C1' cells in the first nucleotide's frame, strides 16, 4: 500500500440494518438495611457517541475526508 471489523459513561459492551428524547451491567456518591462490614434493596451524577465536514426539519445512525487501535493480503 490495499481489504475488513472496531473507536458510545471511569471500565465492559448494547443501540446504527429501518434517522426522531443517548442506554445497561461494575465501578462511584447519597439514603435504607445490619451491633459493624460485606452483600442485598432504592435514589442520584457521570457522555462535543474518535475529529472536521456534507445530506435532513431531525445524524450515534446515512455520505466523504481525516486520525488511532485490531486482523487478513501484497
Nucleotide at each position: 500500500c490495499c481489504u475488513g471489523g472496531g473507536g458510545u459513561a471511569g471500565c465492559u459492551c448494547a443501540g446504527c440494518c429501518u434517522g426522531g428524547u443517548a442506554g445497561a451491567g461494575c465501578a462511584c456518591a447519597c439514603g435504607g438495611u445490619u451491633g459493624a462490614u460485606a452483600a442485598c434493596c432504592g435514589u442520584g451524577a457521570g457522555g462535543u457517541c474518535g475529529u472536521a465536514g456534507g445530506u435532513u426539519c431531525a445524524a450515534u445512525c446515512c455520505c466523504u475526508a481525516c486520525u488511532c487501535c485490531c486482523a487478513g493480503g501484497a